[in-house]
This record gives sequence, C1' cells and structure tokens, in this order.
RNA sequence: UGAGUGAACCGGGUGAUCGCGAGGGUCUAUACCCUUGAGGAAAGUCCGAGCUUCGCAGAGCAGGAUGCUGGGUAACGCCCAGUGGGGGCAACCCCAAGGCUAGUGCCACAGAGACAAACCGCCACCGGCCAUGGGCCGGGGGUAAGGCUGAAAAGGUGAGGUAAGAGCUCACCAGCGGUUAGGUGACUAACCGGCUAGGUAAACCCCAUCCGAAGCAAGGUUAAAUAGGGGAGAAGAGGUUGCUCGCCUCGUUUGACUUCCGGGUUAACCGCAUGAGGUUUCAGGUAACUGAAAUCCUAGAUAGAUGAUCAUCCUCGACAGAACUCGGCUUACAGGUUCACUCAGAUC
RNA sequence: CGGGGCGUAGCUCAGUUUGGCUAGAGCGCUACCUUGGGGUGGUAGAGGCCGCACGUUCAAGUCGUGUCGCUCCGACCA
Repeated sequence: UGAGUGAACCGGGUGAUCGCGAGGGUCUAUACCCUUGAGGAAAGUCCGAGCUUCGCAGAGCAGGAUGCUGGGUAACGCCCAGUGGGGGCAACCCCAAGGCUAGUGCCACAGAGACAAACCGCCACCGGCCAUGGGCCGGGGGUAAGGCUGAAAAGGUGAGGUAAGAGCUCACCAGCGGUUAGGUGACUAACCGGCUAGGUAAACCCCAUCCGAAGCAAGGUUAAAUAGGGGAGAAGAGGUUGCUCGCCUCGUUUGACUUCCGGGUUAACCGCAUGAGGUUUCAGGUAACUGAAAUCCUAGAUAGAUGAUCAUCCUCGACAGAACUCGGCUUACAGGUUCACUCAGAUC
Repeated sequence: CGGGGCGUAGCUCAGUUUGGCUAGAGCGCUACCUUGGGGUGGUAGAGGCCGCACGUUCAAGUCGUGUCGCUCCGACCA
C1' cells in the first nucleotide's frame, strides 16, 4: 500500500421563527412564562419473565417445547467458555451435534435383491450326449470376487489363501466394543478384541429436562344511563386450550344456559413508568456475569405529541417511529468513525 | 394493541393427512369443426419456478426455520 476478519460506536450539525404533547408556575384562566419530548432496531410478535385475573395450587391421560459438555441468569429456545464435525492460506466463521445396537414404519421408479439378497456369472462333484485340448445338456450343491439396477447393495485398498471364493488369514484405514491413563464433563490418547446388519427420528417413537390457562380490550375504583324487554331452542350449563374422573356453583317449565332482535353508556381515575434501571470506580471470575461504593432520574398520548419554514456548514443524511414493562433472538439499514488481528507485496 | 387463519393456472378451489413417478378440476382463453353468420355443442391445445429465501432428505406443493402479503375476531352495562 492492497485485500480481508472481529469488536465497539455515530447515523446530519448550529441558529432563528411558528406549531404540537406532557409537567410546573403566574390568587382564576381558553392568555403568558419556564422545563422537557422516540430507536438501535421503537419493527416481527419468535422465545423467556414481571404484573393481573380465574378454586392452577385435586388425580390421571393427552399435548407442547428443548436436546454435545460445563457455567451465567429472575428466566429462556438467550449469552460465555470448551468438545466434536465442516469451511477458509490465515485472522476467523458456521452447525436442529441425544438415541435407528429399544421397537415400529418408510426407502417411489429401476433392480434378482432395499436387509440378513443367488438374476447373470464363477467353481468342483454326479448322470447323459458329442468324441478327447475339451465342449454341450440336466441335477443337487458351494460362492457375495466380478456384472446389472439404483441416491444407497451387506466394511475399503493390497497381499496371501482356495476347486472357486469369502475377515478365511495378514498389513494399513474406517467403524464398534473393552481396558488403562488424562479431563468436573463432552471427549482425547495408547493398547487389546471379534472382524463388523445400509439410510431416514426437520418419520412415529424412546430417553432426559421443563411447561396451569388467558392476556393491560388483563384487572380495579367511581360516575352516568336503560325496557334485568321480546322471539326461538332448551335439560343440563358454567367454573380460562383438549379428554376422563373428582369438587364447587347455577338450574330442570316460576326455565339455568345458547342464539337472534331490541335498550343504555361510548366518561373519569388507578394499573402507567424508580426499574431483575443507567453511568463511573474498585474487587472476584479466562469470559458471560456477579458484588460493593458513589452518582443520575431520562416520552407517557387515548383519534393518539415529537413537526414545518428560513439561514448557514459538511461527507448532502439510510432503515424506520413509543402505546403495560423488562431480558433476548430475528429481520431492515445510505454513509461514516475507532480499536485489535490476519494474509500478500514493496521499502528501510 | 392482543389473538387466530390463508397464500397452488387469468378467476374459484382440490391435492399437504401418510414426502415419490409428467400437480389436477370447473369457469375463462386460443385454434379447428358444426352454421349463411353468431350462440349452443364437439375436438385439440396453451397457461403453474405451488408467495419468497435457506435448510432436512436420494427426492419437498407436502417436513423445519426465517421472511413478505392478505384476511377474520376481540369494548362495557342491564
């Protein structure tokens, strides 16, 4: 200098005028003044919680989620550190990575055969025929080396061995099991063994762990209004996903409940912003994170505020906007800044 | 704001359960036949990356994850 990897951050600035929401003040006030007013994702609503209600806090079944190991956390499907596998020259990045040796299912077409397979082929033996190098036909056998089909064919390559063959034997490699050593563990290394039954669990399923449900239109308080009216069905209905039992409540013609028509309100307050909160320093820990001390308070609407114009500067401005609140993940994002590291080339 | 459902031919829908051989149906469209011409009728045909992307698998409309779009429901009282 070029190419790249990882992490953190910014994402128009300044001034003036007008306007909007919220809070406060001016004895009242529609007037005036002061203060303050979106994001890293406020988004998707994909996970996990707080909070609230419901006899969830009785039993069983069903159902759902997660899935290498250890740790962190209020909790998680998140994060950190490691193991194994894959990619890259490297920095580094990616992985739904429990179990098909628990059982069952599936593997279309093709093929003899899709799991423990003789279709072709190879081989000796027996019988017959042709007639002598041997060949042909038939029979009952041996054989997974070769052929064929397929995405996939019964460990791979080589040597020995054999009638032909075969882990039948041996060497190396892959896989499985065992022993020993190391590690908290996933796992790794060495040695030994019989040679060894394919794939699929983002198929059912098995194993381990976890899960009551619904959601701020949850829910609470106050105020106001109306016809607790009419039609139809009805013996059971309801009790916060499903099923069975149990328990509780309401009801069986003075009718619970369901549904249709009709009536009233469409107000205010709480929930609602001080929280598993932010920043700095110190301490512990490889890290995620935790502890202590000091310090800060930073939107709160309910048709829904956060904008517009002008001036000026620059690198000419992306994705996009709160609605109960947090912790994560995922997705969108013009351009720019900083730090650390890797590779290549050049120069000193 | 919260909770559900659906994307397959121009339109309306099957197929997704249990992955499989060239993804179907009706209406519509095109050409030809029938007619003096048109309709009706008949014959033949075209038209699909199954919303998009990535993955699992030998194989994906179907299974998984992410994403985009459309659509439905939900106030309180007596």